[in-house]
RNAcentral holds the sequence, with entries from ENA. A computed fold for a 74-nucleotide RNA from an archaeon, annotated as transfer RNA.
RNA sequence: GUCCCGGUGGCUUAGUCCGGCAGAGCGGCCGGCUGUUAACCGGCAGGUCAGGAGUUCAAAUCUCCUCCGGGACG
Numbered sequence: 001g002u003c004c005c006g007g008u009g010g011c012u013u014a015g016u017c018c019g020g021c022a023g024a025g026c027g028g029c030c031g032g033c034u035g036u037u038a039a040c041c042g043g044c045a046g047g048u049c050a051g052g053a054g055u056u057c058a059a060a061u062c063u064c065c066u067c068c069g070g071g072a073c074g
Stems, first nucleotide, its partner, number of pairs: 001073007010026004020057001028044005050066005
């Protein structure tokens, strides 16, 4: 330099193919249970979906550019 894969709550990730409510587990907080803690049960908060632009009624999802990580070839 060319090509491929990935970037989504604090952490690990589903969803992307085929555009239509942003989900889960762990963690955090509150409550229940218990003599207390742990475990268990219920609830709540937490996401500019890496950044920007475009297309569209509508973009995490499609197109383009950029950044970051990994890989293949030279």

Its Rfam family is "tRNA". Its family is annotated with triplet codon-amino acid adaptor activity in the Gene Ontology. It is annotated as a transfer RNA. The coordinates come from a structure-prediction model, not an experiment, and the mean pLDDT is 81.